[in-house]
RNA sequence: GCAAAACCGCCGAAAGGCGGUGACGCAGAGCCACCGGGGCUACCGCGGGUCAUCCGCCACGCCAGCCGAGCCGCCA
Numbered sequence: 001g002c003a004a005a006a007c008c009g010c011c012g013a014a015a016g017g018c019g020g021u022g023a024c025g026c027a028g029a030g031c032c033a034c035c036g037g038g039g040c041u042a043c044c045g046c047g048g049g050u051c052a053u054c055c056g057c058c059a060c061g062c063c064a065g066c067c068g069a070g071c072c073g074c075c076a
Base pairs, nucleotide, nucleotide: 001026002025006021007020008019009018010017011016024065028072030071031070035068036067037066038063039062040061045057046056047055048054
């Protein structure tokens, strides 16, 4: 310096995001998702069904405080 969980408000189908309060942690817990890997959700779509408030598959959605790479930065 950043800011987890939790709480409140807002956005979102959700994952999750934004703001406030707050600090679990982090020597880059800075940027980057149109660099690679991994994970989350499943609105829409497809299929199933005992036709339900159901089940399966699926990112165009999301996570960078999951890892690597790249960029920028700090210390010795």